The RNA shown here (transfer RNA) has 71 nucleotides and comes from an uncultured Alphaproteobacteria bacterium. It matches the Rfam family "tRNA". By type it is a transfer RNA. It was read from a public genome assembly. Its mean pLDDT, the model's own confidence on a scale to 100, is 83.
[in-house]
RNA sequence: GCGGGCGUAGCUCAAUGGUAGAGCAUCAGCUUCCCACGCUGGAGACGAGGGUUCGAUUCCCUUCGCCCGCU
Numbered sequence: 001g002c003g004g005g006c007g008u009a010g011c012u013c014a015a016u017g018g019u020a021g022a023g024c025a026u027c028a029g030c031u032u033c034c035c036a037c038g039c040u041g042g043a044g045a046c047g048a049g050g051g052u053u054c055g056a057u058u059c060c061c062u063u064c065g066c067c068c069g070c071u
Base pairs, nucleotide, nucleotide: 001070002069003068004067005066006065007064010024011023012022013021018054026042027041028040029039030038047063048062049061050060051059
C1' cells in the first nucleotide's frame, strides 16, 4: 500500500428497514436480627460524519479504532 472482519449498557452478546432487548453487574424496595440468596422495580448504549428512504443499529459513501490476511 491492497483486501476482509468487527465496533450496540460497566462487561458478554442479540436485534437482516417500523417503539433498541437479554444475562451478569449497579441502584432502590420487599424479605432477614445482620449478611448472603431470592423476589419486584429503576437508571443506563447503536464508534463519528454524510447520503438514500415516510422511516436507518440495519442499505450506500467517507472517516476513526481494533483484529486477520496479502505484498